[in-house]
RNA sequence: UGAGUAAAUCUGGUGAUCGCGGGUACCAGCGCCGAAAGGCGGUGCCCGAGGAAAGUCCGAGCUCCGCAGGGCAGGGUGCUGGGUAACACCCAGUGGGGGCGACCCCAAGGAAAGUGCCACAGAAAUGAAAACCGCCUCAUGACUGGAGGUUGUGGGGCAAGGAUGGAACGGUGCGGUAAGAGCGCACCAGCGGCCGCGGCGACCGGCCGGCUAGGUAAACCCCACCUGGAGCAAGACCGAAUAGGGGAGCAUUGGGGCGGCCCGCUCCGCUCCCGGGUAAGGUCGCUAGAGGCGGCUGGCAACAGCCGUCCCAGAUAGAUGAUCACCCACGACAGAACUCGGCUUACGAUUUGCUCACCAU
RNA sequence: CGGGAUGUGGCGCAGCUUGGUCAGCGCGCGUGCCUUGGGAGCACGAGGCCGGGGGUUCAAAUCCCCCCAUCCCGACCA
Numbered sequence: 001u002g003a004g005u006a007a008a009u010c011u012g013g014u015g016a017u018c019g020c021g022g023g024u025a026c027c028a029g030c031g032c033c034g035a036a037a038g039g040c041g042g043u044g045c046c047c048g049a050g051g052a053a054a055g056u057c058c059g060a061g062c063u064c065c066g067c068a069g070g071g072c073a074g075g076g077u078g079c080u081g082g083g084u085a086a087c088a089c090c091c092a093g094u095g096g097g098g099g100c101g102a103c104c105c106c107a108a109g110g111a112a113a114g115u116g117c118c119a120c121a122g123a124a125a126u127g128a129a130a131a132c133c134g135c136c137u138c139a140u141g142a143c144u145g146g147a148g149g150u151u152g153u154g155g156g157g158c159a160a161g162g163a164u165g166g167a168a169c170g171g172u173g174c175g176g177u178a179a180g181a182g183c184g185c186a187c188c189a190g191c192g193g194c195c196g197c198g199g200c201g202a203c204c205g206g207c208c209g210g211c212u213a214g215g216u217a218a219a220c221c222c223c224a225c226c227u228g229g230a231g232c233a234a235g236a237c238c239g240a241a242u243a244g245g246g247g248a249g250c251a252u253u254g255g256g257g258c259g260g261c262c263c264g265c266u267c268c269g270c271u272c273c274c275g276g277g278u279a280a281g282g283u284c285g286c287u288a289g290a291g292g293c294g295g296c297u298g299g300c301a302a303c304a305g306c307c308g309u310c311c312c313a314g315a316u317a318g319a320u321g322a323u324c325a326c327c328c329a330c331g332a333c334a335g336a337a338c339u340c341g342g343c344u345u346a347c348g349a350u351u352u353g354c355u356c357a358c359c360a361u
Numbered sequence: 362c363g364g365g366a367u368g369u370g371g372c373g374c375a376g377c378u379u380g381g382u383c384a385g386c387g388c389g390c391g392u393g394c395c396u397u398g399g400g401a402g403c404a405c406g407a408g409g410c411c412g413g414g415g416g417u418u419c420a421a422a423u424c425c426c427c428c429c430a431u432c433c434c435g436a437c438c439a
């Protein structure tokens, strides 16, 4: 210098004027209402989008349904240990994979419980099965002058080679054999058994046994654990108005609460459609919270505990903007709507650590 | 704001549950025949990588994950 990798931080800045939403204090003065208290406007002060506010993919809080109960079904998660309110998230490890490396990735239980599937091709696709081309051997016929060789037919042996396929019943090598084969041996992979004052554990290491058994569970399934449903348009209160109307269906062996079913509990009419009304209103829920920042302690870390300090949007047709001046690196993705913790997706800039290559000293 | 469904030639749809020799049907389009010409009819044909990307698998329209687009439903009172 270039390429790469990991982490952290920020999301134009300053000032002035005007405007918008919320809170709070005042109403001395000004406008309106009111008998007054006071209210509305107003005035002063304070606050006013994000790291993703997004997708709504997970997990919770909160509220209602019934007190959230039992069983089945269904759904979810899936190496180990820890963190957490909880999680499919995070941290630290194990095993596997990728990269020269820094480093990164993994839905990673069970295929030796059972069932299903494995198209086409191929002899054969899961059953200790299979001979298409082959290899070896025996019998016999033919050719050749003999040994022998070549070849046809039939019997037997062989899974080593070829061919098909994503996959052909462990792999490589040496021996062995008529030819072959874990048939024997060495190493490697897997499986099973035993051992280790190994490790909390996933697992690791050693020894023994030729035991070699295909893949697929993001197919059914088995095992372990978790799991009721709906969602702030949840829900509560106040208030206005209307016809508490009509039709259909079911009805005690019924229906509703009850949501896939049953049990259990409880209620007696219920469900759907058509029609009606509305100020398509108001208040609460609504933002002080698993909260932010700083320090100390414990822990490898995620995180936890203690102390101090701060208050940081709350609208309901929906505020967070405009203009001017100056500066710079000239500003990407994008706008809260009950609230948090994550994940995913979109996207700009800066800094730091580390790795590799080249050049110079 | 919350919840749900769908996406397959130009248009409307099937196939997805049970992955395979699977991409098909109708209308439309093109060429030819028939006709004096047109329509109708008959024959032949073109046109798709299944919304996009990734994963599982030997193999994905189909199974799983993440995005994109479109559509539907949900006010309150009685």
Base pairs, nucleotide, nucleotide: 001357002356003355004354005353006352007351008350009349010348012327013326014325015324016323017322018321020048021047022046023045024044025043026042030041031040032039033038050333054344055343057342058341059340060339061338062231063230064229065228069263070262071261072260074227075226076225077224078223079093080092081091082090083089094108095106096105097104098103109222110221114220115219116216117215118214132162133161134158135157136156137155138154139153140152141151142150143149144148170188171187172186173185174184175183189212190211191209192208193207194206195205196204198203235284236283237282238281245274246273247272248271249270250269254268255267256266257265276438277437278436291310292309293308294307295306296305297304298303328331362435363434364433365432366431367430368429371388372387373386374385381419390406391405392404393403394402412428413427414426415425416424